[in-house]
RNA sequence: GGGUCUGUAGGCUAGUGGAUAGACUUCCGGGCUUCGGACCCGGGGACCGGGGUUCAAUUCCCCGCAGGCCCG
Numbered sequence: 001g002g003g004u005c006u007g008u009a010g011g012c013u014a015g016u017g018g019a020u021a022g023a024c025u026u027c028c029g030g031g032c033u034u035c036g037g038a039c040c041c042g043g044g045g046a047c048c049g050g051g052g053u054u055c056a057a058u059u060c061c062c063c064g065c066a067g068g069c070c071c072g
Base pairs, nucleotide, nucleotide: 001071002070003069004068005067006066007065010025011024013022018055027043028042029041030040031039048064049063050062051061052060
């Protein structure tokens, strides 16, 4: 340099056009406990950037950026 795949909370992940963007974990608060852990309850936190298509985009298309794999 070329090809290909991927990009969603701090981490890991579901979501193939209309859901309030869901779950686990972490974090914060509370309960429980002698204290802590475990457990229970509540809460905060995310769509890589730009453009296009569409009534409507996390989802489809293009460019860029970042990463994985293959080729040279």